[in-house]
RNA sequence: GAUCUCCCUGCGGGAGAGAGCGAUUCGCCAGAGCCUUGCGGCGCCGGCAAUCGUCGCCGAAGGCGCAACCGGCCCCCGGAAACGCUCAGGCAGAAGGACCGCAGGAUAAUA
Numbered sequence: 001g002a003u004c005u006c007c008c009u010g011c012g013g014g015a016g017a018g019a020g021c022g023a024u025u026c027g028c029c030a031g032a033g034c035c036u037u038g039c040g041g042c043g044c045c046g047g048c049a050a051u052c053g054u055c056g057c058c059g060a061a062g063g064c065g066c067a068a069c070c071g072g073c074c075c076c077c078g079g080a081a082a083c084g085c086u087c088a089g090g091c092a093g094a095a096g097g098a099c100c101g102c103a104g105g106a107u108a109a110u111a
Stems, first nucleotide, its partner, number of pairs: 007105007018055001020054006027048003033042003056091003062087001063085003069079004
C1' cells in the first nucleotide's frame, strides 16, 4: 500500500410448492339480534391471526449425506456442490430467500 478472494453493511433483482381439511383461542375486525332512560353492555353467522392435529407437496436460510467433484502421506483420510435427504423451514400476499449486480466498510497475506 490494499486490485482480486474471504467477511460485514446498504440498495436492486431473486424460484418452487394446497389461499387444503378439522379443531381450539374468546385474541382482532365487523356486527344480525338482544338489554339499557342514557352512558354503555352481551353478541349469532362470517373473516383475519396464532396454536394443535392431519393428508398432499416444495427446496435457494440453516442442517445432514454412504454424494458428483477436488486434494493427499492413496484401497484409507480430508474438503465438498445449485446433487441427494427433507430434520428445520416453506406452499395467496407480506416476511424470508441460495445466488447475481452495484456501492461502501473492515481485516490478513502475497506481488
Molecule: Glycine riboswitch aptamer
Organism: Rhodovastum atsumiense